[in-house]
Molecule: Fluoride riboswitch aptamer (crcB RNA motif)
Organism: Bacteroidota bacterium
RNA sequence: CUAUAUACAGGAAAUGGUGUCUUCCUGAUCCAACCGCCCUAAAAAGCUGAUGGCGCCUGAUUUAGA
Numbered sequence: 001c002u003a004u005a006u007a008c009a010g011g012a013a014a015u016g017g018u019g020u021c022u023u024c025c026u027g028a029u030c031c032a033a034c035c036g037c038c039c040u041a042a043a044a045a046g047c048u049g050a051u052g053g054c055g056c057c058u059g060a061u062u063u064a065g066a
Base pairs, nucleotide, nucleotide: 008027009026010025011024012023013022016057017056018055019054020053021052036047037046
């Protein structure tokens, strides 16, 4: 000097907190992402899970050891 890539901020991912990664939504009046499965007109009844993935902490349950 030229070219390319975007940067930044906030929110969300069915039961707590946090680190990290991933995905999604938004750019702020409204609006979005998200708010489990099954069943029902709606409920009741039934089923899985403290994670979206991984690690740690906490709560609950169970087993073993000291």